[in-house]
C1' cells in the first nucleotide's frame, strides 16, 4: 500500500428499515440473626464520527478514525 470482517449499556454480545436489547456488573428493595444465594425493581446508550438515501437510518450507501486477520513491495 491492498483485501476482508469488526466498532451498540462498565464487560462479553444481541438486534441488518419502524419504541435500542439480553447475560454479567452497579444502585435500591424484600427474604435472613447477619452474609451469601434468591426474588422485585431502578439507573445506565451521540449504536465509534462526518455525509447521502428514505416519511423514517443503530440497521442500506460513501467518506474519516480505530481495532483484528490476510496479502504484497521496499530496506
Nucleotide at each position: 500500500g491492498c483485501c476482508a470482517c469488526c466498532c451498540u449499556a462498565g464487560c462479553u454480545c444481541a438486534g441488518g428499515g419502524g419504541u435500542a436489547g439480553a447475560g454479567c456488573g452497579g444502585c435500591u428493595c424484600a427474604c435472613u440473626c447477619g452474609u451469601a444465594a434468591u426474588g422485585a425493581g431502578c439507573a445506565g446508550g451521540u449504536c465509534a464520527c462526518g455525509g447521502g438515501u428514505u416519511c423514517a437510518a443503530a440497521u442500506c450507501c460513501c467518506g474519516u478514525g480505530g481495532g483484528u486477520g490476510g496479502c504484497u513491495c521496499c530496506a